[in-house]
Context: one part of a larger RNA
RNA sequence: GGCUUACGGUGGAUACCUAGGCACCCUGAGACAAAGAAGGGCAUAGUAAUGAAUGAAAUGCUUUGGGGAGUUGAAAAUAAGCAUAGAUCCAGAGAUUCUCGAUUAGGGAAACCUUUUGAAUUGCUGUUGAAUCCAUGGGCAAGAAAGAGACAACCUGGUCAACUGAAACAUCUUAGUAGCUAGAGGAAAAGAAAGCAAAAGUGAUUCCCGUAGUAGCGGCAACCAAAAUGGAAGAAGCCUAAACCGUGAAAAUGGGGUUGUGGGAGAGAAAUACAAGCGUCGUGCUUCUAGGCGAAGCAGAUUGAAUGCUACACCCUAGAUUGCAAAAGUCUAGUACACAAAAGAAUGACGAGUUUAUGCUCUGACCCGACUAGCAUGGGGCACGUGGAGUCUUGUGUGAUUCAGCAAGGCCCACCUUGAAAGGCUAAAUACUCUUGGGUGACCGAUAGUGAAGUAGUACCGCAAGGGAAUAGUGAAAAGAACUCUAUUACAGAGUGAAAAAGAAUAUGAAACUGUAAGCUC
Numbered sequence: 001g002g003c004u005u006a007c008g009g010u011g012g013a014u015a016c017c018u019a020g021g022c023a024c025c026c027u028g029a030g031a032c033a034a035a036g037a038a039g040g041g042c043a044u045a046g047u048a049a050u051g052a053a054u055g056a057a058a059u060g061c062u063u064u065g066g067g068g069a070g071u072u073g074a075a076a077a078u079a080a081g082c083a084u085a086g087a088u089c090c091a092g093a094g095a096u097u098c099u100c101g102a103u104u105a106g107g108g109a110a111a112c113c114u115u116u117u118g119a120a121u122u123g124c125u126g127u128u129g130a131a132u133c134c135a136u137g138g139g140c141a142a143g144a145a146a147g148a149g150a151c152a153a154c155c156u157g158g159u160c161a162a163c164u165g166a167a168a169c170a171u172c173u174u175a176g177u178a179g180c181u182a183g184a185g186g187a188a189a190a191g192a193a194a195g196c197a198a199a200a201g202u203g204a205u206u207c208c209c210g211u212a213g214u215a216g217c218g219g220c221a222a223c224c225a226a227a228a229u230g231g232a233a234g235a236a237g238c239c240u241a242a243a244c245c246g247u248g249a250a251a252a253u254g255g256g257g258u259u260g261u262g263g264g265a266g267a268g269a270a271a272u273a274c275a276a277g278c279g280u281c282g283u284g285c286u287u288c289u290a291g292g293c294g295a296a297g298c299a300g301a302u303u304g305a306a307u308g309c310u311a312c313a314c315c316c317u318a319g320a321u322u323g324c325a326a327a328a329g330u331c332u333a334g335u336a337c338a339c340a341a342a343a344g345a346a347u348g349a350c351g352a353g354u355u356u357a358u359g360c361u362c363u364g365a366c367c368c369g370a371c372u373a374g375c376a377u378g379g380g381g382c383a384c385g386u387g388g389a390g391u392c393u394u395g396u397g398u399g400a401u402u403c404a405g406c407a408a409g410g411c412c413c414a415c416c417u418u419g420a421a422a423g424g425c426u427a428a429a430u431a432c433u434c435u436u437g438g439g440u441g442a443c444c445g446a447u448a449g450u451g452a453a454g455u456a457g458u459a460c461c462g463c464a465a466g467g468g469a470a471u472a473g474u475g476a477a478a479a480g481a482a483c484u485c486u487a488u489u490a491c492a493g494a495g496u497g498a499a500a501a502a503g504a505a506u507a508u509g510a511a512a513c514u515g516u517a518a519g520c521u522c
Base pairs, nucleotide, nucleotide: 001521002520003519004518005517006516007515008514009513016473020444021443022441023440024439025438026437028435029433030432032149039100040099041098042055043054044053046078047077050074052059061094062093063092064091065090066089070082071081072080105114106113107112121146122145125141126140127139128138154185155183156182157181158180159179165172169219195202196201206233208231209230216224237425238424239423240369244255245254246253247252260403262368263367264366266362267361268360271358275356276355277354278353280352281351282350283349286346287345288344289343291339297312299310300309313330314329315319321333323331374398375397376396377395378394379393380392384410406419407418408417409416460467461466480506483493484492
């Protein structure tokens, strides 16, 4: 030096555990803001910092309910208090709410400065009265008028890539995607046929299944990719323009009217009744925002400790779950079934109030949405790349008809069929989850699961945009080791504890690495 054995050190794997996560389901909600929000800064406790709470009325104030013995939060200690004359705590309502921030008196390097009471902007009203008579512009004053800003995803517009695929690449694809941007709602959008069909019919929109990877489109490459019929979810329909009548100087406005087996207006003749909607007020019910009630087990031995074991019992509309010194239906908190609100909120119901309604006969001549339909040309969008390219939409240029009329049925023409453009509104079925409450898991268990189980978007890095960690476990209970020795945060006694080979660098304590002792061997 090597190997073996024994006892250690170091280290923190493994198994166990969970305080935190992940995914999904049901449910509520999708609130907020000039009465100053979201998000911050700075302050506030008798006693330091952190995060939490609060706002100069600052670890809190008032009040109405709940609750019933302790309490001054996380978080010890100490001081000083409060509380059965009901505190702390929980819920409803109210008060206060510095400063920055849309920030809005002016400025600004956010949380500050200056000025000193000026709500910046727009609109309204009043007033004043330039060129210029009226007016317009401008000035002044008041106002509890309005919007702004925030917002995870979902939604609708506008704008709009490239990597990529085509085994290169240019049409094409990726993709109208990502990004940027405007706007709205709890959903949005769409929507009551100028539809779809095909000789039969259907009857607004939306979503799903299916049609179907089909018909098609396509350097006919890569790819892209329907629709009708059918089945299901959910179902709901309405208002206006015009003709005509009335008011008015006009602008405007009241009545009338809203349809496709065409309707209305106009002329004529006759009548009739109940239902629906609306927001306001009232009534009580239900639900939510605190809560309360809630069955049934003792003994023996073992143990540090009994829920395990032994013996004999009991409850169950409750044998979900949690905790208690080991595994508990009957110890604890609860669970099942029933119950409860001064105040506030929500849904639907009822009553009151208010608003609205119809058919018949005749009539060709009045009306039926114009810079529109259509056409030419250039684009876009439709699964459809210009193609035979319809339908939809649009820049430019043109440009009709009014039911004897117009549009569509994939160029076009005819016939036939279907529909009623150029005005508008509309619940449900559908999409999403920053988020409330409840629940589930062949989801994770500390190098996992969120980046984050502890000061976490923290420490730290970067001029900045931005990047971005690590660290859980004494014990049932601190009973956290009085006292002695010692230079020592080391060790030994002593003591606590079931255990200290649980001593705070604390449970289990693998391997690498390493020490001591003994043996073997060179």

Large-subunit ribosomal RNA, domain I from Solanum habrochaites, 522 nucleotides, folded computationally. The RNAcentral record of the full RNA draws on SILVA.